[in-house]
Bacterial RNase P class A from Meiothermus luteus, 358 nucleotides, folded computationally. Its Rfam family is "Bacterial RNase P class A". By type it is a ribozyme. Model confidence (mean pLDDT): 76 of 100.
RNA sequence: UGGGAAGAGGGCACGGUCGCGGGCGGCCAUGCCUGAGGAAAGUCCGGGCACCACAGGGCAGGAUGCCAGCUAACGGCUGGGCGGGGUAACCCGACGGAAAGUGCAACAGAAAGCAAACCGCCAGGUGCGCCCCGUGGCGCAUCCGGUAAGGGUGAAACGGUGCGGUAAGAGCGCACCAGUCCCUCUGGCAACAGGGGGAGCUCGGCAAACCCCAUCCGGUGCAAGUCCCGUAAGCCCAGCAGGGAGGGUUGGCCCGACCCGGUAGCACCGCUGGUAGGGACGCUAGAGGUGGUUGGCGACAGCCAUCCCAGAGAGAUGACCGUGGAAACAGAACCCGGCUUACGCCUCUUCCCACAGC
Numbered sequence: 001u002g003g004g005a006a007g008a009g010g011g012c013a014c015g016g017u018c019g020c021g022g023g024c025g026g027c028c029a030u031g032c033c034u035g036a037g038g039a040a041a042g043u044c045c046g047g048g049c050a051c052c053a054c055a056g057g058g059c060a061g062g063a064u065g066c067c068a069g070c071u072a073a074c075g076g077c078u079g080g081g082c083g084g085g086g087u088a089a090c091c092c093g094a095c096g097g098a099a100a101g102u103g104c105a106a107c108a109g110a111a112a113g114c115a116a117a118c119c120g121c122c123a124g125g126u127g128c129g130c131c132c133c134g135u136g137g138c139g140c141a142u143c144c145g146g147u148a149a150g151g152g153u154g155a156a157a158c159g160g161u162g163c164g165g166u167a168a169g170a171g172c173g174c175a176c177c178a179g180u181c182c183c184u185c186u187g188g189c190a191a192c193a194g195g196g197g198g199a200g201c202u203c204g205g206c207a208a209a210c211c212c213c214a215u216c217c218g219g220u221g222c223a224a225g226u227c228c229c230g231u232a233a234g235c236c237c238a239g240c241a242g243g244g245a246g247g248g249u250u251g252g253c254c255c256g257a258c259c260c261g262g263u264a265g266c267a268c269c270g271c272u273g274g275u276a277g278g279g280a281c282g283c284u285a286g287a288g289g290u291g292g293u294u295g296g297c298g299a300c301a302g303c304c305a306u307c308c309c310a311g312a313g314a315g316a317u318g319a320c321c322g323u324g325g326a327a328a329c330a331g332a333a334c335c336c337g338g339c340u341u342a343c344g345c346c347u348c349u350u351c352c353c354a355c356a357g358c
Stems, first nucleotide, its partner, number of pairs: 001354010012324007020035005037329001041340002044338005049221004056255004061217005066080005081095001082093004096212002101210002103206002118151002120147003124143008159177006178202001180199008225281005236274005242269002246260004288307008
């Protein structure tokens, strides 16, 4: 200097004039404070909070899936291990189990999960031909048997290389190596890494396929709910003929437990007619922000100090002027911790690679 990687910050600034929402204060006027995001988005997780006797037991169902930590909790985050990508800085991982079972895999190939023989190699029988003094040897065809070392197909063919052995071969045996299992040592809290020994000779892939294993899960949700006023009122009111011993309890089913009702005006089912709203709260002081300090690799935690920073309710942030120069994605609706998605530019810090110079 160029290219790349990780992290943090900003998202118009200043001044003036008028106009909005909330709060404070005042007799009034005037005034003071404050007012959309890094994602406010998606509604994907986890909670706070609220309500429901069953938040008791079980089944179904769902979620997570290496180890150790953080957190209110999580499917999140931090650190580590293993695997993959990259020269690297770094990034990604749906990361328990395929030796419990079931299942799936195009084409090619004999055969793709316990198998299998297309070409081959070997032994025997039969037939033919040739050679041969004989014993016998060679070739071809066929039948039966053995074989999986050689060749072919394929992404992948039931360990690899070498030696011995065999009728021909084969871990059949041996040496070395890889893999699996068992024993043991060292380091580490652990996942795991490394070393040594032994055994049998070898037992692909997919579980983001069904499944098995371990852990976890009561439900519904601010249109949750609480209170007040008030309406015709407590089975909301009135009626109808009938059924009726059951009906119900905040996802489904079963057991338990509880509530209403039980031979009928009254539980429950069905039909006809009638049935109105308003207000306050929830609603913003928090698992809060900021600064310092201590501990920790870190996520984060403790302590001290300090601050109050939107609460609308068809829904507030707007308009104009001046200077600078500039900006994409984009507007709260109970709140918070995350994840995911969208996004242009600028600033700062650290690291990697290449080139050049000193």